[in-house]
The part of an RNA shown here (large-subunit ribosomal RNA, domain IV) has 352 nucleotides and comes from Gulosibacter chungangensis.
Context: one part of a larger RNA
RNA sequence: UCGUGGUGAAGGAACUCGGCAAAAUGCCCCCGUAACUUCGGGAGAAGGGGGGCCAUCCGCUUAUAGCGCUUUACGCGUGAAGGGGUGUGGUGGCCGCAGAGACCAGUGGGACUCGACUGUUUAUCAAAAACACAGGUCCGUGCGAAGUCGCAAGACGAUGUAUACGGACUGACGCCUGCCCGGUGCUGGAAGGUUAAGAGGAAGGGUUAGCUUUGGCGAAGCCUUGAAUUUAAGCCCCAGUAAACGGCGGUGGUAACUAUAACCAUCCUAAGGUAGCGAAAUUCCUUGUCGGGUAAGUUCCGACCUGCACGAAUGGCGUAACGAAUUCCCAGCUGUCUCCACCGCGAACUCG
Repeated sequence: UCGUGGUGAAGGAACUCGGCAAAAUGCCCCCGUAACUUCGGGAGAAGGGGGGCCAUCCGCUUAUAGCGCUUUACGCGUGAAGGGGUGUGGUGGCCGCAGAGACCAGUGGGACUCGACUGUUUAUCAAAAACACAGGUCCGUGCGAAGUCGCAAGACGAUGUAUACGGACUGACGCCUGCCCGGUGCUGGAAGGUUAAGAGGAAGGGUUAGCUUUGGCGAAGCCUUGAAUUUAAGCCCCAGUAAACGGCGGUGGUAACUAUAACCAUCCUAAGGUAGCGAAAUUCCUUGUCGGGUAAGUUCCGACCUGCACGAAUGGCGUAACGAAUUCCCAGCUGUCUCCACCGCGAACUCG
């Protein structure tokens, strides 16, 4: 010096990103126990008191002697002294700093956020607010089901049958879930437009029997190009559908102080953000402003609303209980610190 234990005056978080680490609490019995609440909880809430040993008294128990009754029995009732066991009991006394004497063995309280909960997860830097969850909604599926695996046979679904199965989103519970179908998707429609191969075969070209006023014309066949016409889904089109993907405005003016604008005008849109919440796990400006807490608070709590850029199952807002979750505060406690000191064990190092 390092590692690991121990003790510490006065103070007691002043340390630090942060009480990290340590200290403290700890068992049993009795008393007592708040807000809130889904009436189950919260709760071991919190907060107090007692605990050893000896003597004695008391209760219970183990029986028995004795006594009483009687149907005289291995009967019923009552039940002393003494002994054993036991007690959360009473009284008195004894010792120590200390009686759950060691080990073992909850710190507690208050307030937000997030997630309802118990669970699950990055084997080897993340345990969480992430995943799951019961519950909710939508879509598909009538059974040789949809869906999945496989080229197929076949299998799972399921020896199930719509109170079932598959897929998607949300995520207990409470109160709720507004407007927009113009775009994209899905579902339905089928009058019209467009549209494939196929069918169809007009017409053109090549070839040449033949005819020729040698310039050409040119049947059939064969080869080749191939129009009209016919024709499905799809697309266009017409509707529906947002717990489908998604979206949810601007400008100007106006009230008898000022300010503000219930009100009016105007432009645009498919419709212009409703309830609730709001400097928020979301707020840039920003350490917004006001209040609380502190002597002093970029964090925290309560409000305000000017929401850069909340908002309703990519759910909104609440919520008892729960959480090795995040943040803030308080009590207790302490070598975390002011500020370090000493002791034990182990190691390094130096000397011998």